The part of an RNA shown here (large-subunit ribosomal RNA, domain II) has 689 nucleotides and comes from an uncultured Candidatus Berkelbacteria bacterium.
Rfam family: Bacterial large subunit ribosomal RNA.
Context: one part of a larger RNA
This record gives sequence, structure tokens and C1' cells, in this order.
RNA sequence: GCCUACGAGUUACUGUUCACCGGCGAGGUUAAGUUACAGGGAGUAACGGAGCCGUAGCGAAAGCGAGUCUGAAUAGGGCGAUAUAGUCGGUGGACGUAGACGCGAAACCUGCGUGAUCUACACAUGGUCAGGAUGAAGUUUCGGUAAAGCGAAAUGGAGGUCCGAACUGAUUAGCGUUGAAAAGCUACCGGAUGAACUGUGUGUAGGGGUGAAAGGCCAAUCAAACUGGGAGAUAGCUCGUACUCCCCGAAAUGCCUUUAGGGGCAGCCUUGAAAUUUAGUGUUGCAGAGGUAGAGCUACCAAUUGGGCUAGGGGGUUUCAUCGCCUACCAAACCCUGAUGAACUCCGAAUGCUGCAACAUAUGUUCAGGAGUGAGGCACAGGGUGCUAAGGUCAUGUGCCGAGAGGGAAAGAACCCAGACCAUCAGCUAAGGUCUCUAAAUGUGUACUAAGUUGAAAUAACGAUGUGAGACUGCUUAGACAGCUAGGAUGUUGGCUUGGAAGCAGCCAUUCAUUUAAAGAGUGCGUAACAGCUCACUAGUCGAGUGGUUUUGCGCGGAAAAUAAUCGGGCAUCAAGUACACUACCGAAGCUAUGGUAUUAACGAGAGUUAAUAGGUAGGGGAGCAUUCUGACUGCGUUGAAUGGAAAGUGUGAGCUUUUUUGGAGCGGUUAGAAAAGCAAAUGUAGGC
Repeated sequence: GCCUACGAGUUACUGUUCACCGGCGAGGUUAAGUUACAGGGAGUAACGGAGCCGUAGCGAAAGCGAGUCUGAAUAGGGCGAUAUAGUCGGUGGACGUAGACGCGAAACCUGCGUGAUCUACACAUGGUCAGGAUGAAGUUUCGGUAAAGCGAAAUGGAGGUCCGAACUGAUUAGCGUUGAAAAGCUACCGGAUGAACUGUGUGUAGGGGUGAAAGGCCAAUCAAACUGGGAGAUAGCUCGUACUCCCCGAAAUGCCUUUAGGGGCAGCCUUGAAAUUUAGUGUUGCAGAGGUAGAGCUACCAAUUGGGCUAGGGGGUUUCAUCGCCUACCAAACCCUGAUGAACUCCGAAUGCUGCAACAUAUGUUCAGGAGUGAGGCACAGGGUGCUAAGGUCAUGUGCCGAGAGGGAAAGAACCCAGACCAUCAGCUAAGGUCUCUAAAUGUGUACUAAGUUGAAAUAACGAUGUGAGACUGCUUAGACAGCUAGGAUGUUGGCUUGGAAGCAGCCAUUCAUUUAAAGAGUGCGUAACAGCUCACUAGUCGAGUGGUUUUGCGCGGAAAAUAAUCGGGCAUCAAGUACACUACCGAAGCUAUGGUAUUAACGAGAGUUAAUAGGUAGGGGAGCAUUCUGACUGCGUUGAAUGGAAAGUGUGAGCUUUUUUGGAGCGGUUAGAAAAGCAAAUGUAGGC
């Protein structure tokens, strides 16, 4: 992992409440028990009125009573009466109390409970430590001393002494890591006469021991061992919770919560009942309230551009001091001008909201039973917050996902189209498409693009004789623009400056005058300075357009991202790109067609007809299938029951039936009843493979 079996809303209470069914009904009903009858049965019948519920409430109560309580009250107010229906039994829904749908803690408590054969420490009694090294005290002899202290040599054999096996430990590395081993192996390493190691016996016990102390160890278990019990502890948490079909169908919000991943009430769903002078929803018309969008501000408040005018101030000037004067300084008020505002408004929509009416539609409301939800998410719009950041966050409106399949967007919860009852080898369309993969146009017309731009989305400032279309404007047959030929001079090397400055380093300006068809006291290159080349300007040649500004279409550069690139690929250039217009076709579970099923409503005596409806998670409601057992009735079976295999038929489905085979002894059908009543999941349990 697979297969088979087992595996989770049960049971009790003369509990509570509601619905349905039945009995009796202002009443309903017996309990324990007794008697009778049955004993293959755990009952049946009668008796038993004790009690319970109801028929009256109010008050804390005494109590009063269709009233009563409060109160001084005959007031007011509260709860009642004035529309009387209950009760007993059965079935079902939900709730309560119990383990209460199942499995699951870590923990807590308890017992004169079990443990020191592991390990910690202690006690008693034993055992073990190759070999080598060092050489303490003491002693002896000699030297020395007045005698000692002292010195030397020998002897001696001390030590938590040294080296190193056994023994004991475990430093570092490698291997091992479903191991040879639930702690090992190999090499290296520490101690090795000691606080050494070790055998045997014994002691200390769980809030206790023991601990050269690590919260270590106390039988592979230790911040409180193991085991029986309380015990099915508790678990607002996680996981799981088993057959079918049909109808409806949510929520992720508000308030409160030692509350925030849980609840209570409300909201939204469902089922049943009831009433209704239609109360719901939509459209149209009419009538209203309002201060948003916008707009405006010599209409207020706040803020504000430029200018004018002019108080006040600053600076300058003048004076001994004033008075004055000036001011490209600051600036109130006022005037002109421009313009801002969520917490400004002289104004002011649309939508929405309220009321009335008509029309359309089929809701809406109340009561009662059952819920689930109370983590929401995305898109668009107008906002707050944030960085006009976020697949961010907060509220509002709408849609969708959630709980929604189908077609399109290559792929895709939410985007676009569209809401799947079933069948069909029928048709029409939506979005989107029609070269090919790939269903349908290599469609029609007119343009644009040359960048493979593009053919999905998305890129800026800035730069540019890319190219198309338009507007305005300069020059132009009195010859433009471009090219070519020729000229481009003189005073003069203007003056100054400077080493030099001659059109051309720099400064100055009456940048002037002359000759001219025209020619700057010079546009650029160049020289040390000149020279030289060139331009402006002019003539000729040529012969028709040529410049500038601006608006706009499509393109170019700018252009950088994380797995190999690419429009989904191939590939496409008078497109298969872009723009506009048109026609045809394809294209969905949409719509239609044909047939069928179900639900609800209306009609109908019924059969049925007609209309509408039939996506669906949590969840509510309805109807069924299957399994085991029991009663009644009725059947099958060794001429082959159940069971297993294969096939056929049938039912919307759970399923059912038949045939054949296997198997070898039991098993059904109808109806009613009762449940240990349906498995894919729970790191489910057991067995097998």
C1' cells in the first nucleotide's frame, strides 16, 4: 500500500417543549398493589381515584378574588378576566440530566500498592593491581665541633611520585546511523598503591531516596518512577462520522461577552399554521425633505498670485532737535486681476429616500418547530488610511466566487458571455473567432505601418530630415531651392592691447566710408604673426517648385531579472499587423426543435390538461432502497438452499429479477413490528498478502 472483517447521534427518565395520529372532553388519567385467567412465558382482563394536569387570577405573604397588587386614593400604573380546551396514550423533531456521536491529551488525586538484580550513596565481609624508574625520613661510617648544629659517602625504601600492561575510564577522529549493537567497532588517549578498581551479602522509596551537584541517578522510563483505582478525568481544540432520489436553500453582519478561531440575542435559510381593506417588489406620473457631485467666492470663514493706491514699520538723507524728502525694502485696509478649501457656501444636480395614484407582478407580515452562519474573498465605482504603494487596510454601493458546471481569455475561484431536470449523429445565436495545429473568410472596400512594430498585457522624460494626413506662412518664370562656373575688392595691418594681434586671443565702437552686379572693420578652418581655404553677399548656367512653424495617425531610439528562447506554437508584410465600414460563416449545458421525468399552482368526479419551475455547500423538509431479528399469512429446497464467479433483463436511483456455473443444507415472499441497521478516509483496530 491493497483486500477482508470490525468501526461513531444510542439508551434511561409515567423529564421539558412542539408537531402529527388516536381515546375521552370541563374534564382527562390512574400509580403501587389486589383478584381472575394463562404458564413455550414475563402477559391479558377487572378492581384500585392515592396522586397528577386542567377548569382563575393577583400578591413576598397574610389574604382577597374577575379581579388583585402598589398606593392616602374610588387616581394612575403592573399582571390578569371579558374571544374557555384540556388531558391520557402512541410516533417523531429538539432540549435537559446522565460518559450522551466516536477516538485522542499533557496532567491531578489515591493505595500501611510494586521496585536499589540497572544505577546513586552507605554498611559488613572478601579479592585484584606485569615490569621498569625516581630515591624522602631514618640509620651506619668518615670528616668537623669544647659539645652540637653541619658536610660527604654508604645504607634505607617514602610518595592521592613517574613510565607502562592487566584492570578501569572515555580525549580526538573515522566508521556505524532500516547498525553486528535501542550507545558499538577501529586507531589515538586519561588513571593505573589509590578520594583506586572489583565480587558477594545488606540498607535508604516517590514530593521520597541518593547525589565530589549534571536537575544527575532510582530496572532501555525522571523538573517528581512504575502499577491498580477515581476514570469513559476534562479537551470552547484537531481528526473521523457509513444507502438513494426529490423540493427549498444561507452566512461570514449588528449589539454584548475575562470576548476576539467560542458563545447569547437579532439578521439571513427551512418546515407547518394563521390572518389580511395588498401591507412586498417594479415601472410611470404627481408631491415632498435634503446640501453631496459640480460650481462659486466684491456672499461669509480660512488661505492666496501679480499690480495699483496708501496707514504703519525698516533703511538712506537733512536738522541741535523737529518739520521734511527719497526708497527695485516689509506691509494692514481698500481697488483691479488670477485662483484654493473634508471640517467655506450666494448657489446646486443626477441617483437614492418619503408620501399618494394607476398599472404590472407575486410577494410581504405574524405565530410555532428545526437550523447553519457570526475567519470571508475578488472585480468595478466614488471615498478614508497608506507613498492617489501592495494580491495592503477600513467602511459604502453593485456584481461574482464562496455554494456555479458550460463557452471565451493558450493554461486560470472572481475578468467577458451564459445560470447545467434527462435524452437526441437536429437548428439559431452570445462572448470570442474564421492561414495551419483547430470548427468557421487565405472575405469585400479604402487607407496606414517596414519596425516582425505587431499578431496577449504593459513602459516614461527626452532625442530624431522615419513616413502618411491637415492648417498657417516665406521665396519663386521679373527664374526660387540644390548643384556647377566666376567674383567675394579698396581706405586698412580700423583703434587699443601685445613680444606679435594683419577680418578670425582679448577689449572698444559713429562696425565708418569708397569702388561696385556684389563683397561683414567679417561665418568657420588655419598661421608664432602673415599667408592659405571657406562662408555671408553677387552674376552666370539650369528650368519648377522650394523653405519654416504647427496639429495629428502609424512607426525609431531610450528598453535591464532572475529554469531556454518564442505572438499558445508553426508562421504571417497590398498581412494571417493596424484603422474604419460591410457581408457570410463557426461558436455554449444560452435559445429553439422532438421526445421524456419530476415539483408546484389552477382546472377536472377521475383519467388527465395547461402554465410556471427543477445549479447548489452549511442547513431545513419529503419519499424510498438494502441488512438482521420477531408476529401473522403464504412458499421453495439433495430432481440442489444460502454463498462465490460470469452474463442477460429491469428500475430515475439505492437496488431487484432471471439464466448458467460454483457450492452442499438450509432459505424466502407479502404485511406489521423491532434495531448492535449501510464505510473510503479517523497517522482508525485485527488478520492476510